The RNA shown here (small-subunit ribosomal RNA) has 1531 nucleotides and comes from an uncultured Eubacteriales bacterium.

RNA sequence: AAAUUAUUUAGAGAGUUUGAUCCUGGCUCAGGACGAACGCUGGCGGCGUGCCUAACACAUGCAAGUCGAGCGGGGAUAGAUAGGAAGCUUGCUUUCUGUUUAUUCUAGCGGCGGACGGGUGAGUAACGCGUGGACAACCUACCUUUCACAGGGGGAUAACGCUGGGAAACCGGCGCUAAUACCGCAUAAGACCACAGUACGGCAUCGUGCGGGGGUCAAAGGAAUCAAAUCCGGUGAGAGAUGGGUCCGCGUCCGAUUAGCUAGUUGGUAGUGUAAAAGACCACCAAGGCGACGAUCGGUAGCCGGACUGAGAGGUCGAACGGCCACAUUGGGACUGAGAUACGGCCCAGACUCCUACGGGAGGCAGCAGUGGGGAAUAUUGCGCAAUGGACGAAAGUCUGACGCAGCGACGCCGCGUGAGGGAUGAAGGUUUUCGGAUUGUAAACCUCUUUGAUUGGGGACGAAGAAAGUGACGGUACCCAAAAAACAAGCCACGGCUAACUACGUGCCAGCAGCCGCGGUAAUACGUAGGUGGCGAGCGUUGUCCGGAAUUACUGGGUGUAAAGGGCGUGUAGGCGGGACUGUAAGUCAGAUGUGAAAUACCCCGGCUCAACUGGGGGCUUGCAUCUGAAACUAUGGUUCUUGAGUGCUGGAGAGGAAAGCGGAAUUCCUAGUGUAGCGGUGAAAUGCGUAGAUAUUAGGAGGAACACCAGUGGCGAAGGCGGCUUUCUGGACAGUAACUGACGCUGAGGCGCGAAAGCGUGGGGAGCAAACAGGAUUAGAUACCCUGGUAGUCCACGCUGUAAACGAUGGAUACUAGGUGUAGGGGGUAUCGACCCCCCCUGUGCCGGAGUUAACACAAUAAGUAUCCCACCUGGGGAGUACGGCCGCAAGGUUGAAACUCAAAGGAAUUGACGGGGGCCCGCACAAGCAGUGGAGUAUGUGGUUUAAUUCGAAGCAACGCGAAGAACCUUACCAGGGCUUGACAUCCCGCGAAUAGUAUGGAGACAUAUGAAGCCCUUCGGGGCGCGGAGACAGGUGGUGCAUGGUUGUCGUCAGCUCGUGUCGUGAGAUGUUGGGUUAAGUCCCGCAACGAGCGCAACCCUUGUUGUCAGUUGCCAUCAUUCAGUUGGGCACUCUGGCAAUACUGCCGGUGACAAAUCGGAGGAAGGUGGGGACGAGGUCAAAUCAUCAUGCCCCUUAUGUCCUGGGCUACACACGUACUACAAUGGCUAUAACAGAGGGAAGCAAGGGAGCAAUCCGGAGCGAAACCCCAAAAAUAGUCUCAGUUCGGAUUGUGGGCUGAAACCCGCCCACAUGAAGUCGGAAUUGCUAGUAAUGGCAGGUCAGCAUACUGCCGUGAAUACGUUCCCGGGCCUUGUACACACCGCCCGUCACACCAUGAGAGUCUGCAACACCCGAAGUCAGUAGUCUAACCGCAAGGGGGGCGCUGCCGAAGGUGGGGCCGAUGAUUGGGGUGAAGUCGUAACAAGGUAGCCGUAUCGGAAGGUGCGGCUGGAUCACCUCCUUU
Repeated sequence: AAAUUAUUUAGAGAGUUUGAUCCUGGCUCAGGACGAACGCUGGCGGCGUGCCUAACACAUGCAAGUCGAGCGGGGAUAGAUAGGAAGCUUGCUUUCUGUUUAUUCUAGCGGCGGACGGGUGAGUAACGCGUGGACAACCUACCUUUCACAGGGGGAUAACGCUGGGAAACCGGCGCUAAUACCGCAUAAGACCACAGUACGGCAUCGUGCGGGGGUCAAAGGAAUCAAAUCCGGUGAGAGAUGGGUCCGCGUCCGAUUAGCUAGUUGGUAGUGUAAAAGACCACCAAGGCGACGAUCGGUAGCCGGACUGAGAGGUCGAACGGCCACAUUGGGACUGAGAUACGGCCCAGACUCCUACGGGAGGCAGCAGUGGGGAAUAUUGCGCAAUGGACGAAAGUCUGACGCAGCGACGCCGCGUGAGGGAUGAAGGUUUUCGGAUUGUAAACCUCUUUGAUUGGGGACGAAGAAAGUGACGGUACCCAAAAAACAAGCCACGGCUAACUACGUGCCAGCAGCCGCGGUAAUACGUAGGUGGCGAGCGUUGUCCGGAAUUACUGGGUGUAAAGGGCGUGUAGGCGGGACUGUAAGUCAGAUGUGAAAUACCCCGGCUCAACUGGGGGCUUGCAUCUGAAACUAUGGUUCUUGAGUGCUGGAGAGGAAAGCGGAAUUCCUAGUGUAGCGGUGAAAUGCGUAGAUAUUAGGAGGAACACCAGUGGCGAAGGCGGCUUUCUGGACAGUAACUGACGCUGAGGCGCGAAAGCGUGGGGAGCAAACAGGAUUAGAUACCCUGGUAGUCCACGCUGUAAACGAUGGAUACUAGGUGUAGGGGGUAUCGACCCCCCCUGUGCCGGAGUUAACACAAUAAGUAUCCCACCUGGGGAGUACGGCCGCAAGGUUGAAACUCAAAGGAAUUGACGGGGGCCCGCACAAGCAGUGGAGUAUGUGGUUUAAUUCGAAGCAACGCGAAGAACCUUACCAGGGCUUGACAUCCCGCGAAUAGUAUGGAGACAUAUGAAGCCCUUCGGGGCGCGGAGACAGGUGGUGCAUGGUUGUCGUCAGCUCGUGUCGUGAGAUGUUGGGUUAAGUCCCGCAACGAGCGCAACCCUUGUUGUCAGUUGCCAUCAUUCAGUUGGGCACUCUGGCAAUACUGCCGGUGACAAAUCGGAGGAAGGUGGGGACGAGGUCAAAUCAUCAUGCCCCUUAUGUCCUGGGCUACACACGUACUACAAUGGCUAUAACAGAGGGAAGCAAGGGAGCAAUCCGGAGCGAAACCCCAAAAAUAGUCUCAGUUCGGAUUGUGGGCUGAAACCCGCCCACAUGAAGUCGGAAUUGCUAGUAAUGGCAGGUCAGCAUACUGCCGUGAAUACGUUCCCGGGCCUUGUACACACCGCCCGUCACACCAUGAGAGUCUGCAACACCCGAAGUCAGUAGUCUAACCGCAAGGGGGGCGCUGCCGAAGGUGGGGCCGAUGAUUGGGGUGAAGUCGUAACAAGGUAGCCGUAUCGGAAGGUGCGGCUGGAUCACCUCCUUU
């Protein structure tokens, strides 16, 4: 100084339910960690760490020995010595036997140690562990210290020898011997025992000290020395230290679908037993003990210091390191010992393995290595005792798989490296591209520099401690120096969002990806590959597990009206909580002190390895427990007291509160009688049913049961369920007033007990009406329904059971507080008054509105869902499931308690915008109605479908495809088919070469084309060439091939409907709302008024064209009134008129009156050619339909390239049992035919229109005036008028067919049009159904044009003639606005339920079958302790001896493991069959629910039905709509 305190520290979210929003709520992700594993990759070092599974089985080696200074032997070596023998160099050598000395080894006896160290976590839910205490209830070898002592004897035994048995292990007999082995005796400081005495103390029994006599109890020697001193030991006793033992408080997992457990059990007495307390054990006695504060039982688990995570509180874990416990092949047992009920000891039993001579034996790696096995998975049969520690020893030392090291593994943490600086032509290559480029990228190359690691060479430790010397496994290691060269050293994952990072190709709902949402069906940033990029880096990803995020179990820190969640209601036990004052105590609480909270870890500071990881020292912490002292506010507890909480008393009134008995009238039905006659009844319409045997109707009388109209009311009462005629009896509660009494007596309430609609059950009654089931009739595709006719249980009563409902206010109870307003019921008071009202105030109940506040919002709001306190109940994603199993209850039905597997990423609440409704309101439209004419029937034309075909090319498909693309298929068109050809191509650009091209002719051919011939011999030019043609090479052309669901453009439709939006402001958490709604009005979101809106844009309207009126200008090709002229406006003349076409004008609700709000507007009128947008057209908001079109065109991508291109001939698009659409012509007299004479408009005309004239019956032909048009032509208009026909399949109708002609065109066979003659079909006005039209419209009549060689019933236009009807908006259809419901949002062509069928999955039941577990009863009973003891054996002591004492063996008894038998319990596996459940692109049947879902739905219950479901009874609103009532708000 820091850790501590503190103002310091410390907490991040995201994706996913929806069209969008807010909320609830789950799922998922980002972080950290690991004894990990797997995939790809892998340079070095340090420090750690490494069988989590089979406490499975183990080969081999090692892991506990040591002491000869305890003992007797034995051996070896060296020496001495005695004796013998041999050899010979006769004093030496060798050898044998004995004695002895020194050194040394050690099988045995003996001592100490094998109870430590090391391993493992099976068991154990326990005083096992943790923490704190206690032992006045205990032990402790070795160690330290103190006191005292060690005298004298005795008897054995192993080794050893002899001998026997056995395969072995090993064992027996006889004999000898020692000790620090064993045993008496002596001594007794002291200890122990009992008995007197005394002092002190305490914690109940009692403890401690002093002291008296009595009894009992010891011992061992060894080394060295000449000896002593000395050292190591021995014995008794005390103290200490260390280590243990026992007991107690507190803490220590899950399950109640485990609720009762217990006989040594609980206690006592006397004993036994132990080191020691104790039912620990035994005998007897008593009947206790434990348990909802969770006993017992079942499951799981070694516990802790700590580790991981977390802001914390917590949660999870208990590898390594440290403490404790337990275990050692499984179970039982004791022995020895200070200590064990003993991992490397013993005995027994079981299983297994091994040896065996078959008689018997041996073994225990959860020590270190190692092996097999299991497994996703975990290392060397290494080195060393050098260090640290341990055992023995006096010591040297020996032993030590403890330990120190090394090896293997990226298993983890930490550090380092794989180079650094410069370097642009922005190289090459790769990728991409809009072809310009961009990017990889200063990256590389290249230049300069450095050398950590690796490599080589040289040097070389600390760790070693004692005075010195000696001693190193690691290790020639760390470290230092030098050398050489950038030299040897980078990968993994990701790149749709979350989440940092994007392009290309391939693939085509395939292959595949995926943590969640989700990608992939031909342009995939999501699959695979490549390039690029991002992240981390010797690693990177994946998987698994834990914590976090998750306030998603909420102590810190959640909720329960509608999202999951208030018990159906009360009463009350335990429990929890509890009013004012005074006083005591001190359990909680607070403060201080002491002890403890091991070390390590974690935190702070300072150090050591170059740093770090790692590690040393110090500090702080250890939130806890215990003890002592103190404080006394609060809680608690004792005492005294108070009245306001609570209760009692008294005085009143209100009430469908309850129970029982009695009484009453109306109505239904039935019976009897009368009157009376043919129907009644019922429905959408009917039928079943009843009725001529007399119904219904009506009158009178009677019977019987059930329910109580009006009053009657968001009125009353009750705890809830619930309660309704009247009277009586009994009875509960609440309220107001009063203030006499008690004095906290209170609140809540797990269990318990009671009550508890309807349905249902049992027994007995009763039974009028109603009415599940059932029957019949209808409806319907069906109708197990809705409707109708009947009808039984039941509904009613008594007694008993059941115990559930949408038992709801979906809102537990109690208390207090927090603005108001207004009804209503009961009671009281005040003022006033003669009195009653009116008015004001208080209490209790019951409604509505509303502020703050709350809420996700809706809403709640003194009757809280507000602010607080207390107690109870309940919730934790959806489904499976309120199901299964088990328990309890019930007669049954069933109720209550109540899971899991599996499955989904949602399920849900409130509100928003739409859309929709067989919801509502308002409004509009030829939408209906009123009318007219049609279609649907016939024939024909035309289009489509279908069929056929070589092909019948393609497209269009409800409205909004179908006389549509197509404004016109004989060839062509043409896209189709068959056949024949071409391959740079029929067409375009570029390059090279040649050259006019080409016409014509001939031949072949179906033709395309090929071959041959080939006259004339081109244009422009800047003189280079170009145009044009032919040939050639390749780039490319070409495609009516695909995709209109990749697109542009164009178009249709809703719809000429009145709508669609924006800015700013305001409101709302938000999506959004407001504006745009409302009151009027309009064709119109047109306009006016009002309004938290104010403005604006696109639409509407207007501006444009045309038509209707007038004026003016202009008069030719138009016109002609006047003048002249003519056959004729023909000509002169004229431009008045008509007309033409420019410019203007006109109409604006401008004027008047009514209505209206003093408005907008509307109605009527005047004037006017026209009147309220005058008529018509063009003009089509924002959007919808993945609407139509790739075949008009354009175009991305894909596909074809001697063909899917292109050319040609022929065929087809024209087919034909049939069906549909659109038209034409008709069915006739409003007509047909014949005849006659007038009146249009708008168009067209040169490859054209064509007059007059001629021919032909006609189509048409001949011929050609005129005209590029207000001039000429087409051009005749037709309906009209007159005559005739007289109602017929006709003088209607014209199909069909025949014959003969005409026209166009190379060409009319397939396949054109027209004419003439002949033929003369269906059809006599059209079923269901359906279309158009509101005025110059419908209807009807003709005319023209485009297309076009030719072809029109189609299409586009034109004019003529020219109606009827509209009361009105109930209904059908479509649309607009407002509102309402919604489970729809791909938006009702929506959503969605259940059975059945199929596949798969998990699960329940199931005759049973099979494992396992823990107990129980009985049998058997090993080893062994204890007890007894007839038998047998016996060294120490006693005894002269006999014998005794003591002991061993044997036997017996109690207990007793394993084993056996038995009946039960529990978990699990399996099982024919069976039940439901879940999941699964396109199965079947229906349509239950969502809208009034077409019968409102739902809840409980009963019953019925293929199924959803239907029906009955009671309940709920979480029901739409309309009407009424009440209440509220404003005036």